[in-house]
RNA sequence: GCUCGCGUGGCUCAGUGGUAGAGUACUUCCUUGGUAAGGAAGGGGUCACGAGUUCAAUUCUCGUCGCGAGCU
Numbered sequence: 001g002c003u004c005g006c007g008u009g010g011c012u013c014a015g016u017g018g019u020a021g022a023g024u025a026c027u028u029c030c031u032u033g034g035u036a037a038g039g040a041a042g043g044g045g046u047c048a049c050g051a052g053u054u055c056a057a058u059u060c061u062c063g064u065c066g067c068g069a070g071c072u
Stems, first nucleotide, its partner, number of pairs: 001071007010024004018055001026042005048064005
């Protein structure tokens, strides 16, 4: 330099056009003599950034940035 993949709550990951979810973590409460375990409720996301297509974009297209892999 070229090609490909990935970027989504604190962390690990789903979701592939129609108002964004799980596990874990965090907060409060219940249970216990007290812990652990268990149960209930809650908060937390400009879906990396910019532009385009569309009635509508996390999703499709292009560019930028970051990370990883491959080729030379």

The prediction has a mean pLDDT of 81. Transfer RNA from an uncultured Bacteriovoracaceae bacterium, 72 nucleotides, folded computationally.